[in-house]
């Protein structure tokens, strides 16, 4: 990098450096000099793997080891149905595990 599977309506800060952007992309709509992104320190959340127990579809608990995450439902939307409101899951994306 690519393929497969699962999940995505919950949860989670403060300080320093930094100076204009950011929320994946499209169209919106938001956040941002009452300081964006990024980096550093400490902190937190708990999704998958890990451990234990029950069950043999899975569920619960623990720790926080490996990644991950800490504005808004993956912020909404993009495919289909519908006059619309909205509904479905389609695509795309993110995370984890396994294979190549």
């Nucleotide at each position: 990098c690519u393929c497969u599977u699962a999940u995505c309506a919950a949860g989670a800060g403060c300080g320093g450096u930094g100076g204009a952007g950011g929320g994946a992309c499209u169209g919106g709509c938001c956040c941002a000099u009452u300081g964006a992104a990024a980096c550093c320190g400490c902190g937190g959340c708990a999704a998958c793997c890990u451990u234990c127990a029950a069950u043999c579809a899975u569920u619960g608990a623990a720790a926080a080891g490996g990644u991950g995450c800490c504005a808004a439902u993956u912020c909404c939307u993009g495919c289909a149905g519908g006059a619309a409101a909205c509904u479905g899951u389609a695509a795309a994306g993110a995370u984890a595990a396994g294979g190549g």